[in-house]
Context: one part of a larger RNA
Molecule: small-subunit ribosomal RNA, 5' domain
Organism: soil metagenome
RNA sequence: GAUUGAACGCUGGCGGCAUGCCUAACACAUGCAAGUCGAACGGAAACGAUGGGAGCUUGCUCCCAGGCGUCGAGUGGCGGACGGGUGAGUAAUACUUAGGAAUCUGCCCAGUAGUGGGGGAUAGCCCGGGGAAACUCGGAUUAAUACCGCAUACGCCCUACGGGGGAAAGCGGGGGAUCUUCGGACCUCGCGCUAUUGGAUGAGCCUAAGUCGGAUUAGCUUGUUGGUGAGGUAAAAGCUCACCAAGGCGACGAUCCGUAGCUGGUCUGAGAGGACGAUCAGCCACACUGGGACUGAGACACGGCCCAGACUCCUACGGGAGGCAGCAGUGGGGAAUCUUUCACAAUGGACGCAAGUCUGAUGAAGCAACGCCGCGUGAGUGAGGAAGGCCUUUUAGGUUGUAAAGCUCUGUUGCCGGGGAAGAAAGUUAGUGUAAGGAAAUGUGCAUUAAUUGACGGUACCCGGUGAGGAAGCACUGGCUAACUACGUGCCAGCAGCCGCGGUAACACGUAGAGUGCAAGCGUUGUCC
Numbered sequence: 001g002a003u004u005g006a007a008c009g010c011u012g013g014c015g016g017c018a019u020g021c022c023u024a025a026c027a028c029a030u031g032c033a034a035g036u037c038g039a040a041c042g043g044a045a046a047c048g049a050u051g052g053g054a055g056c057u058u059g060c061u062c063c064c065a066g067g068c069g070u071c072g073a074g075u076g077g078c079g080g081a082c083g084g085g086u087g088a089g090u091a092a093u094a095c096u097u098a099g100g101a102a103u104c105u106g107c108c109c110a111g112u113a114g115u116g117g118g119g120g121a122u123a124g125c126c127c128g129g130g131g132a133a134a135c136u137c138g139g140a141u142u143a144a145u146a147c148c149g150c151a152u153a154c155g156c157c158c159u160a161c162g163g164g165g166g167a168a169a170g171c172g173g174g175g176g177a178u179c180u181u182c183g184g185a186c187c188u189c190g191c192g193c194u195a196u197u198g199g200a201u202g203a204g205c206c207u208a209a210g211u212c213g214g215a216u217u218a219g220c221u222u223g224u225u226g227g228u229g230a231g232g233u234a235a236a237a238g239c240u241c242a243c244c245a246a247g248g249c250g251a252c253g254a255u256c257c258g259u260a261g262c263u264g265g266u267c268u269g270a271g272a273g274g275a276c277g278a279u280c281a282g283c284c285a286c287a288c289u290g291g292g293a294c295u296g297a298g299a300c301a302c303g304g305c306c307c308a309g310a311c312u313c314c315u316a317c318g319g320g321a322g323g324c325a326g327c328a329g330u331g332g333g334g335a336a337u338c339u340u341u342c343a344c345a346a347u348g349g350a351c352g353c354a355a356g357u358c359u360g361a362u363g364a365a366g367c368a369a370c371g372c373c374g375c376g377u378g379a380g381u382g383a384g385g386a387a388g389g390c391c392u393u394u395u396a397g398g399u400u401g402u403a404a405a406g407c408u409c410u411g412u413u414g415c416c417g418g419g420g421a422a423g424a425a426a427g428u429u430a431g432u433g434u435a436a437g438g439a440a441a442u443g444u445g446c447a448u449u450a451a452u453u454g455a456c457g458g459u460a461c462c463c464g465g466u467g468a469g470g471a472a473g474c475a476c477u478g479g480c481u482a483a484c485u486a487c488g489u490g491c492c493a494g495c496a497g498c499c500g501c502g503g504u505a506a507c508a509c510g511u512a513g514a515g516u517g518c519a520a521g522c523g524u525u526g527u528c529c
């Protein structure tokens, strides 16, 4: 000199964009952060429409019916493995780069072939019991895209010569004939379902090289190193086991100890290098501590389950409940780090045919000079060089100083008033047109017109009004180092980055005046180059 997730002192006008627990991976009150689908299902707790009845206060209350709108609880499906947080552990089961073969992959895309015929349960509801609660037991009954057989099997899997094995589910819109038990069958379109091939995406595995310090750590290893066989996995493999052999690693640093998430990058530097790894992005690991599996395409699962432990809470003492390293917020620790805000309008995600619902992701606002950038705090003129302050060679000067006053202007910004975008594309509803296939119609697709959708927010921006009005400090002045005098103090009080100042004229302490440097900041302290 540059730098910073900074802190402290004094000071502080506005805007934009960023950033904001680096310490206790300490403990957490409260609210919210993952739901959705009635176009899978039986249904109907609540609300509303409709119909009937009763009461009256004449437009309300109650009762009944009814699944029409919708929908609590429940069965079922998909999603809770994403998104969000943190960096404890990890020195290699990680990361980075370059390769590899023995694998899986829900949803998505393209192709092929199917979607036939049956069955038995169970939750809910109802009845009854236990319990303080959490919850739980028994009986009866019921549905499905829940569950289980049968049929079929090109392709698929196992054997590799025959042969053997295995699947499915329906739902919704519309409809001219025909049939009908009046429910539909049937036809068609859409969404699904089953098997399989290929792709895409994602994931698992292997190899090589590189990745901090210590030798005051020199030897380490028994599933250890390799083979055969078996098991196991989606998949190669001591991954696991039985037997056999005795190997494998190491001064090119094994093992042990300490420290640490890694990278793109960031800071500095002419570079080489050094230091760092906040924010943003990729990967990894973790979710009160330790262990375990279940479900599933995917987890050994932050807001799932089981066991053990510590802690907290409830209890009728028998037993139960919980996990902010999600967003806010609280206590504590600390030099130190924000609101218990608004909205799903946009982008993205989950579910759904869709409308839509959910979304502390996200978009916004709030707080903080914590940082960077921009703007302002006025401009011109103005000498009786005013008054006051300070200084002096002392009755006159110097300096503050064109500074002020005065006069003439401007209106950024602030305040007041008015106007006022873009972020909105879609989707939906209504209308119109059109097309392949098809016997036809509907539906669907495509095109087009209209209506409708903004948290921020009456925001950005623009116009008008007002009036110099509301807006400057901080550090330093002995040398390094730009900037000096007076008074006070008297080796005292104090200063200090280094050299060093102070013991009676201190340009070095304290105050004042003057000056110098930066400026909404300026200094100090810490960090790193």
Stems, first nucleotide, its partner, number of pairs: 001529001004526001006525005013375005019368002021333001026331003030328003035078003040075002043071002047069002050065007085286003094211007103203002108199008116150001118148002126139005156165003170191006178185002212258003219249003224246008261283004265276004288309005311322004339365001341364003347361001348359004378409004388400005413470001414466006423456001427452009473518005478499003484513005494501002